[in-house]
């Protein structure tokens, strides 16, 4: 660091330090001393990896796959549609809808 897949309208604090920031870049537009990014506690959300457990489902049975629960772990992630665009194509009339680009996140391979 890069290829490839998948998924990105829900979901989530609180208190220490820190001090102007920050929401990837760019244009908006937003939030921030009623304390910003970032650290460090304790918590929590999610289901992408995955240990173990239990069910369901198929033609008796197993195994395997899939489904649901519960569970320890390992990432992520806890403002606002991935905040909106940002190229494109349809409606349409400054809007909406679709796809797309870039981005994140997780698995897999180099």
């Nucleotide at each position: 660091c890069u290829c490839u897949c998948a998924u990105c309208a829900c979901g989530a604090g609180c208190g220490g330090c820190g001090g102007a920031g920050g929401g990837a870049c760019c244009g908006g537009c937003c939030c921030g001393a009623c304390g910003a990014a970032g650290c460090c506690g304790c918590g929590g959300c999610a289901c992408c990896c995955c240990c173990c457990c239990g069910g369901g489902c198929a033609g008796c049975a197993c195994c395997g796959a899939c489904c649901c629960g519960g569970c320890a772990g390992g990432u992520g992630c806890c403002a606002a549609u991935u905040c909106c665009g940002g190229c494109a194509g349809g409606a349409g009339u400054c809007u909406c809808c679709u796809g797309g680009a870039a981005g994140a996140u997780g698995g897999g391979g180099g």
Molecule: SAM riboswitch aptamer (S box leader)
Organism: Thermoflexus sp.